A computed fold for a 73-nucleotide RNA from a rhizosphere metagenome, annotated as c-di-GMP-I riboswitch aptamer. RNAcentral holds the sequence, with entries from MGnify. The prediction has a mean pLDDT of 90.
RNA sequence: GCAAACCGGCGGAAACGCCGGGACGCAGAGCUUCGGGGCUACGGCGUUCACCGCCAUGCCAGCCGGGCCGCCA
Numbered sequence: 001g002c003a004a005a006c007c008g009g010c011g012g013a014a015a016c017g018c019c020g021g022g023a024c025g026c027a028g029a030g031c032u033u034c035g036g037g038g039c040u041a042c043g044g045c046g047u048u049c050a051c052c053g054c055c056a057u058g059c060c061a062g063c064c065g066g067g068c069c070g071c072c073a
Base pairs, nucleotide, nucleotide: 001026002025006021007020008019009018010017011016024062028069030068031067032066034065035064036063037060038059039058043055044054045053046052
């Protein structure tokens, strides 16, 4: 310096995000979805018709790796 869980408000079908409060932690818990992994399934397909199975165009960078920028020795 950042800010987890949780609480309040707003957005979203959801995952989740933003704002305020709040600190579990983090020497980059800075930025970036290029690769891996994970979450959700409005919608689509399937069906034994369900609160089921499959699919990301959605989401997670505080899951890992990479790229860029930054700090210290």